[in-house]
RNA sequence: CGCAUCCACCACGGGAGUCCAUGGCAAUGGGCUGAGAUGGGGCUGUAGCCGCCCCGACCGUCGAACCUGAUCCGGAUCAUGCCGGCGCAGGAAGCGAGGAGCGUGCUUCAU
Numbered sequence: 001c002g003c004a005u006c007c008a009c010c011a012c013g014g015g016a017g018u019c020c021a022u023g024g025c026a027a028u029g030g031g032c033u034g035a036g037a038u039g040g041g042g043c044u045g046u047a048g049c050c051g052c053c054c055c056g057a058c059c060g061u062c063g064a065a066c067c068u069g070a071u072c073c074g075g076a077u078c079a080u081g082c083c084g085g086c087g088c089a090g091g092a093a094g095c096g097a098g099g100a101g102c103g104u105g106c107u108u109c110a111u
Base pairs, nucleotide, nucleotide: 001103002102003101005100006099007098009096010094011061012060013059014058017032018031019030020029021028022027023050024049025048039055040054041053042052043051066091067090068089072085073084074083075082
């Protein structure tokens, strides 16, 4: 000095689906995939709903985190954003600053 590796820090970005049963008043238990499928607090709402916000956990930051295309196409599944395609498609948050490891170069000393 470099790094498609690892760790912790600050800042920033992001998602939380599907099936079954129960029945609750912003839900309980279980199955599937996954890093993660709401752990804590709050707000509004009442015959329709089972939502929203903040914090936390988790993932990601020059790109496969995540979003769009997409009520897409193929396969599998009880079912699903489950798997593959689409995809050297379009967007997307730090080219942050440290440590470790590895690699490389230079200098000095000894033999």
Predicted 3D model of a 111-nucleotide RNA (TPP riboswitch aptamer (THI element)) from Nocardioides alkalitolerans DSM 16699. The organism belongs to Nocardioides alkalitolerans, within Bacteria. It was read from a public genome assembly, where an Rfam model found it. Model confidence (mean pLDDT): 79 of 100. Its Rfam family is "TPP riboswitch aptamer (THI element)". About the family: Vitamin B(1) in its active form thiamin pyrophosphate (TPP) is an essential coenzyme that is synthesised by coupling of pyrimidine and thiazole moieties in bacteria. Gene Ontology term of the family: thiamine pyrophosphate binding.